[in-house]
A computed fold for a 145-nucleotide RNA from a Streptosporangiales bacterium, annotated as c-di-AMP riboswitch aptamer (ydaO/yuaA leader).
Its Rfam family is "c-di-AMP riboswitch aptamer (ydaO/yuaA leader)". Rfam links the family to the GO terms cyclic-di-AMP binding and regulation of gene expression. Rfam's curators write: This family represents a conserved RNA structure found upstream of the ydaO and yuaA genes in Bacillus subtilis and related genes in other bacteria.
Of the family's consensus pairs, 92% are formed in the model.
It was read from a public genome assembly, where an Rfam model found it.
Formats: sequence, structure tokens, C1' cells
RNA sequence: UGACCGGAACCGCCUAAUUCCCGGGCCCAUGCCCGGGGAGCCGGGGACCCACGUUCCUGGGGUGAAUCCGCGAUUCGCGUCGCGGUAGGGCCACCUCCUGGUCCGAACCCGUCAGCUAACCCGGUCGGCAGUGAGGAGACGAGCU
Repeated sequence: UGACCGGAACCGCCUAAUUCCCGGGCCCAUGCCCGGGGAGCCGGGGACCCACGUUCCUGGGGUGAAUCCGCGAUUCGCGUCGCGGUAGGGCCACCUCCUGGUCCGAACCCGUCAGCUAACCCGGUCGGCAGUGAGGAGACGAGCU
């Protein structure tokens, strides 16, 4: 000096997943944990009207960006695994557009049942990361005088 691994703090990223108050506990505690409540944010159910003809077959539906296609392997088949792409989505440090780069393109839940949907009802507020500082245009706007 470089690479790799681990830890801490700050700034930051995905996601709805943030914040405040009360009570109790950790010997105390500004720190942490548990329970409860509120605000904010998010999701589901649920009329008239509208939409849907009904039933069966291979049920149907929801959260999410995460859908679909081709090839190969395995399998009786379903399925699973691998490769390549793809609808769609995130980041590159306020916002929008263009260009460029880079990454994701999963997983889970309901249980035969649900279109939309005012009132109303129910629920969630987890978890996971990493070291950015690419270019151009526009818009907004702080400070100073």
C1' cells in the first nucleotide's frame, strides 16, 4: 500500500413498516425489553348504481415490482433444478425528463369464499442491506446585498 473477514458510529438504501404517550421490567439508567393506547402510513372485507348470463370442468381469491416465454436435466406425470430472456420494479444523494450504468424480476397467505363499493367492520406497522458521490436539461428555492 492492496485484498479479504469481523465489529462500532454516522450518512444512506429496499419495504406501509415511522413517531408520540402510558404502565411494568432489566440493581439505577439518557440504553434495552414486554404490554397497552394515539397520530401517520399500509392492506382486507363491505350497498344503491355500474359490471358480471349460470353451472361444470382444470375451484377461486389476496399481499407484492416479482408476470410470461424458450432450452436442458430429472420424473410415469405433476413438480423440482439449471441456463437464457421478459412484463414489471429499485438505486446511481431534493424533484421531473432524457441518456448511460447497475441490480431485482422472489416468497408467502386465505381455504370452496370475496367484482366495484358510501356508511361501517377487521388487520399490519416486520424484516433485510450496504459504502453512494454518472452526464445533460428544466423547474423550484435558500442565503447575501